[in-house]
Molecule: Bacterial RNase P class A
Organism: Myxococcota bacterium
RNA sequence: GGAGUGGGCCAGGCGGUCGCUGGUGCCUGCACUGCAGUCACGAGAGGAAAGUCCGAGCUCCACCGGGCAGGGUGCUGGCUAACGGCCAGGCGGGGUGACCCGACGGAAAGUGCCACAGAAAAUAACCGCUCUAGGUUCUCCCGGCUUGCCGGCGAGACUGCGAGUAAGGGUGAAAAGGUGCGGUAAGAGCGCACCGCGGUCUCGGUGACGACGACCGGUCCAGGCAAACCCCAUCCGGAGCAAUGCCAAAUAGGGAUCCACAUGCGGUUGCCCAUCGUUGGAUCCGGGUUGGCAGCACGAGCGGACGAGCAAUCGUUCGCCUAGAUGAAUGACCGUCCACGACAGAACUCGGCUUACCGGCCCACUCCCUUG
Numbered sequence: 001g002g003a004g005u006g007g008g009c010c011a012g013g014c015g016g017u018c019g020c021u022g023g024u025g026c027c028u029g030c031a032c033u034g035c036a037g038u039c040a041c042g043a044g045a046g047g048a049a050a051g052u053c054c055g056a057g058c059u060c061c062a063c064c065g066g067g068c069a070g071g072g073u074g075c076u077g078g079c080u081a082a083c084g085g086c087c088a089g090g091c092g093g094g095g096u097g098a099c100c101c102g103a104c105g106g107a108a109a110g111u112g113c114c115a116c117a118g119a120a121a122a123u124a125a126c127c128g129c130u131c132u133a134g135g136u137u138c139u140c141c142c143g144g145c146u147u148g149c150c151g152g153c154g155a156g157a158c159u160g161c162g163a164g165u166a167a168g169g170g171u172g173a174a175a176a177g178g179u180g181c182g183g184u185a186a187g188a189g190c191g192c193a194c195c196g197c198g199g200u201c202u203c204g205g206u207g208a209c210g211a212c213g214a215c216c217g218g219u220c221c222a223g224g225c226a227a228a229c230c231c232c233a234u235c236c237g238g239a240g241c242a243a244u245g246c247c248a249a250a251u252a253g254g255g256a257u258c259c260a261c262a263u264g265c266g267g268u269u270g271c272c273c274a275u276c277g278u279u280g281g282a283u284c285c286g287g288g289u290u291g292g293c294a295g296c297a298c299g300a301g302c303g304g305a306c307g308a309g310c311a312a313u314c315g316u317u318c319g320c321c322u323a324g325a326u327g328a329a330u331g332a333c334c335g336u337c338c339a340c341g342a343c344a345g346a347a348c349u350c351g352g353c354u355u356a357c358c359g360g361c362c363c364a365c366u367c368c369c370u371u372g
Stems, first nucleotide, its partner, number of pairs: 001368010012337007020044002023041003027037004046343001050354002053352005058240004065273004070236005075089005090104001091102004105231002110229002112225003126169002128165004134159003138156003141152005177195006196220001197217005202211003244294004254285006264278004301320008
């Protein structure tokens, strides 16, 4: 100097003029514990407010149990109100590395799948290698003799019913552990050495696991897939702020048909039991209400310091109050600065995850090049 990795912060700033929402305070008015108005003070969209994917707080069912079904999670240990989150570690994978990813229990409980290619994808033989019944004509050798014929328990070459083989080649994502030596007719853990694999022990660790540790094993089990069904372990009531509660106002305490007298109906996600409420239930037609208030923001809240912990986080202490709209509040104009502003607007709240994103700043670490 370049390229990266992990983490943190900002999210246009400043000034002026008008305008909007809510809070507090004084005063005034009124139909008076509320409403309206003037003035003053101070407050007013995010890191994701998005997605609605998880978990909860809160409200109601409701008084609240059991079982089945269904659903979530899935290495170990911690953190947390909890979680499918976070932290640390283990194992596996990617990267030169800093680091990143993991849907990470079980394939010996069972069922199922592995297309095509290939002989064969869970009881193996296409090519090849070896042996061989037999055959072929050729060459060589031996013998005989009729000198070109016959014979041969002969040798070599070629072929080969059949048998052996799974080392070599081919196919494939994957084909009966790997390398070497010996052995064999040719081969094969067939035997041996080393490695790998499996088991037992020892050591370390809370644990998952680890160790060029020790011993045993060659009948050393030929795979993969559970993000296939499944098995195992563990967890789970439901609905949701349009929850729920109060006030005011209005109407039609309406009508028709069918069934029934508790064995019905209703509530509790689905089903069953249990339990509670109720005495009518089902179907159809029709009418009124769409207003106001609360819920609604002091929170598992935020920040600083110190301590414990590798960390997530926890404890102690000091300080701070930081939006509550409801057809939906922060907008318009002017001036100026520069990083020229992307993604994008709260609607009960909080802890996470995921997605979108212009530009800038800070810290730590890794790799490459160059120079001293």